[in-house]
């Protein structure tokens, strides 16, 4: 970059620095100088990997030290779609 599985109607925001655009593409319809979006830093939230115990069909329960990931709206909404996450293969 490519391909497989699995998830995307629940959860969880403050503070600094910068300063105009974001919300992936289209249409929509929002957010936004009452400071976006980006980065620090701290808190969280959730359990893909991970630990523990139970079971031995791949199931249950718990638990957050790690590796991601996430904290505007149902993935904001729709689509003969595409997207994001995580394991894992090439």
């Nucleotide at each position: 970059u490519u391909c497989u599985u699995a998830u995307c109607a629940a959860g969880a925001g403050a503070a600094g620095c910068u300063g105009a655009g974001g919300g992936a593409a289209a249409g929509g319809c929002c957010c936004u100088a009452u400071g976006a979006c980006g980065c620090u830093u701290c808190a969280g939230c959730a359990a893909c990997c991970u630990c523990u115990c139970c079971a031995c069909a791949u199931g249950g329960a718990g638990a957050a030290a790690g590796g991601u990931g996430c904290u505007a709206a149902u993935u904001c909404c729709u689509g003969u779609a595409a997207g994001a996450u995580a394991a894992g293969a090439g």
Predicted 3D model of a 90-nucleotide RNA (SAM riboswitch aptamer (S box leader)) from Lysinibacillus alkalisoli.
The organism belongs to Lysinibacillus, within Bacteria.
The coordinates come from a structure-prediction model, not an experiment, and the mean pLDDT is 82.
It matches the Rfam family "SAM riboswitch aptamer (S box leader)". Gene Ontology term of the family: regulation of gene expression.
The RNAcentral record of the sequence draws on Rfam.
Of the family's consensus pairs, 97% are formed in the model.